[in-house]
Molecule: transfer RNA
Organism: gamma proteobacterium HTCC5015
Formats: sequence, C1' cells, structure tokens
RNA sequence: GCCCUUGUAGCUCAGCUGGAUAGAGCAGCCCCCUCCUAAGGGGCAGGUCGCAGGUUCGACUCCUGCCAAGGGCG
Repeated sequence: GCCCUUGUAGCUCAGCUGGAUAGAGCAGCCCCCUCCUAAGGGGCAGGUCGCAGGUUCGACUCCUGCCAAGGGCG
C1' cells in the first nucleotide's frame, strides 16, 4: 500500500430482504420476599447505533469517504 471482518447501553451481544416507540443478558438503582444475606420475583434508569456525507417517503440496515480494532497478502 491492497483486501476482508468488526464497531449498537458501563460490559457481552441480537437486530432477518430498509418500515413505524432500538432490544436482551449481566452490572447499577428502587421495591417485594427473607431474622439478615445470597438466590428468586417485579420495576426504573441508561443509546449522537464509530464519525461525516449521500440515496430514499423512510436508514442500525444500502452507497461513498474517513477513524479505530482484528486478520490476510505484498
């Protein structure tokens, strides 16, 4: 230098062939249960979907450029 994969909540990840309010588990906070704790149950909060632009009625999803991590080739 070229190519491929990945980037979504504090962490690990899902999100199909573009469609309506962006989700799960763990962690956090509150409540229930319990003599207390753990476990269990219920709830709450937490998101510029890596960044910028484009296409579209509509983009996490498609296109372009860039950034970061990993891998391959030279």